[in-house]
């Protein structure tokens, strides 16, 4: 240098053009004589960064960027 993957919540992943979910963690509360289990409820990410195409973009396109890999 050149080619492909991945980038979504505290971690783990789903979503594949229509105003973001899930499992684990969290925080309340119920239950117990008290922990753990279990239920029930909540909070918490506008989707790596700019632009673009669209009536509409995490989803398509381009470029950075950061990680993986592969080629020379």
């Nucleotide at each position: 240098g050149c080619c492909u993957g991945u980038a979504u919540a505290g971690c783990u992943c789903a979503g594949c053009g229509g105003u973001a979910g899930a499992g684990c963690g969290c925080g309340a509360c119920c239950u117990u004589c008290g922990u753990a289990a279990g239920g029930u409820u909540g909070a918490g990410g506008c989707c790596g960064c700019a632009g673009g195409u669209u009536c509409a973009a995490a989803u398509c396109c381009u470029g950075c960027u950061a990680c993986a890999g592969g080629c020379u």

Transfer RNA from a Candidatus Pacearchaeota archaeon, 72 nucleotides, folded computationally. The coordinates come from a structure-prediction model, not an experiment, and the mean pLDDT is 82. Its Rfam family is "tRNA". It is annotated as a transfer RNA.